[in-house]
Context: one part of a larger RNA
RNA sequence: UUGGGCGUAAAGCGCGCGCAGGCGGCUUUGUAAGUUGGGCGUGAAAGCCCCGGGCUCAACCUGGGAAUUGCGCUUGAUACAUCGAGGCUAGAGUUCGGGAGAGGAGAGUGGAAUUUCCAGUGUAGAGGUGAAAUUCGUAGAUAUUGGAAGGAACACCAGUGGCGAAGGCGACCAUCUGGACGAGUAUUGACGCUGAGGCGCGAAAGCGUGGGGAGCAAACAGGAUUAGAUACCCUGGUAGUCCACGCCGUAAACGAUGCGUGCUAGACGUUGGGCAGUUUGCUGUCCGGUGUCGGAGUUAACGCAUUAAGCUCUCCGCCUGGGGAGUACGGCCGCAAGGUUAAAACUC
Numbered sequence: 001u002u003g004g005g006c007g008u009a010a011a012g013c014g015c016g017c018g019c020a021g022g023c024g025g026c027u028u029u030g031u032a033a034g035u036u037g038g039g040c041g042u043g044a045a046a047g048c049c050c051c052g053g054g055c056u057c058a059a060c061c062u063g064g065g066a067a068u069u070g071c072g073c074u075u076g077a078u079a080c081a082u083c084g085a086g087g088c089u090a091g092a093g094u095u096c097g098g099g100a101g102a103g104g105a106g107a108g109u110g111g112a113a114u115u116u117c118c119a120g121u122g123u124a125g126a127g128g129u130g131a132a133a134u135u136c137g138u139a140g141a142u143a144u145u146g147g148a149a150g151g152a153a154c155a156c157c158a159g160u161g162g163c164g165a166a167g168g169c170g171a172c173c174a175u176c177u178g179g180a181c182g183a184g185u186a187u188u189g190a191c192g193c194u195g196a197g198g199c200g201c202g203a204a205a206g207c208g209u210g211g212g213g214a215g216c217a218a219a220c221a222g223g224a225u226u227a228g229a230u231a232c233c234c235u236g237g238u239a240g241u242c243c244a245c246g247c248c249g250u251a252a253a254c255g256a257u258g259c260g261u262g263c264u265a266g267a268c269g270u271u272g273g274g275c276a277g278u279u280u281g282c283u284g285u286c287c288g289g290u291g292u293c294g295g296a297g298u299u300a301a302c303g304c305a306u307u308a309a310g311c312u313c314u315c316c317g318c319c320u321g322g323g324g325a326g327u328a329c330g331g332c333c334g335c336a337a338g339g340u341u342a343a344a345a346c347u348c
Base pairs, nucleotide, nucleotide: 004319005318006317007302008301012316014201015200016199017198021194022193023192025088026087027086028085029084030083034080035077036076037075038074039073040072041071042070049065050064051063052062053061054060091191092188093187094186096184098181103177104176105175108172109171110154115149116148117147118146119145120144121143125136126135162169163168206247207246208245209244210243211242215241216240220236221235222234223233258315260313262311263310266293267292268291269290270289271288272287273286274285275284276283277282297304298303321348322347323346330341331340332339333338
């Protein structure tokens, strides 16, 4: 490079925004560089191929033809793609008025519970386990009542329920704010899709500075268990978990399934909205989401199956035997931890 692939065999970037690039709706007209018909020139000779000829044949030599699928010039064609001009509204946006939602940010408020402290009642145990012990308690614990402080998380509602691009989001109230959806009118008139680089977001852990610290709890200590026990169990317990600002940039970041478009049987739930009918119980239908089952089709099989892994178009990313290795070296990024890009020898 060709060809084949990417749910589970190697392979979809964690997610978005977006410059360049690639690709792009219906229609009229122009141009004719892409595309395409004809003509002319050229495409050396030899060789290959075809028809002949000469060495007694052949190899070999030799004549003619074909081919040389290309390039240039010229003259035409206009369906398609491009380009120029014009029009359209089915794509995409804007607009009006709606309802749904743990979408985001900063501020405030609340109750239950745990812990600690103070005070009262009260007395010998409490705690913990498979059984125990370490531990706490006559300096009054545990239990119980009243009060106070402080931090963190928000029971029930709660639901293959909702929202968000992903990470993720769950007490209540108001403020600011993003997106999606259904219904309708008007409007712009292809303004679109994707997206190498780039930029931004990105769980947990970790890092820096300053706060905070109730519970939990790496490390650590002790008690058990055990042949041992650097564990599982128990008693303690520091970072951390929380807040602010700044870094880190990784995860089984998973639907292990890139984004967008069109087409292709059904059945049963659930959620947001509209319309119609209604006996106000609900029923039918349309659009958007989210599930289960299942047909054609597809798949190596499992399975997927209108939320496709079916059929199809555009764009991007990625794979190419196992190990060595997501490592070394170098570059870039980072305070560091490390991240990212990414080999080879050798070996099977």